A computed fold for a 108-nucleotide RNA from an uncultured Pseudomonadota bacterium, annotated as TPP riboswitch aptamer (THI element). The sequence was found by an Rfam model in a public genome assembly.
RNA sequence: CUGAAAGGCUAGGGGUGCAUUCCGAUAGUUGCAAGCCCGGAACGCUGAGAAAAACCCUUUGAACCUGAACCGGUUAACACCGGCGUAGGAAAGCCCGAUCUUACCUGC
Numbered sequence: 001c002u003g004a005a006a007g008g009c010u011a012g013g014g015g016u017g018c019a020u021u022c023c024g025a026u027a028g029u030u031g032c033a034a035g036c037c038c039g040g041a042a043c044g045c046u047g048a049g050a051a052a053a054a055c056c057c058u059u060u061g062a063a064c065c066u067g068a069a070c071c072g073g074u075u076a077a078c079a080c081c082g083g084c085g086u087a088g089g090a091a092a093g094c095c096c097g098a099u100c101u102u103a104c105c106u107g108c
Base pairs, nucleotide, nucleotide: 003100007095008094009093010092011058012057013056014055016052017045018044020042021041022040023039024038028036029035064089065088066087070083071082072081073080
């Protein structure tokens, strides 16, 4: 003079979509009905996570948001792949690791 990974504590950040069926509602869809849209439930799909006190992420930050109802491919749709993207934003401290380790100097 240096302090990695893993782990822990505390604090904080973030997302929750799509399909089917049923139920409800009647604000919108030029009046009515149906349908759509909207709300709820069940079930299914993808996913770490689709409302669990869980999961993921916290500057070494593509967790997540904006651009974006974006562009190309793809799917019934969501999802997925590529681009956008050395774009703009985005939430941290400590403990342990460490009687260890790294570098340098001196002596043998």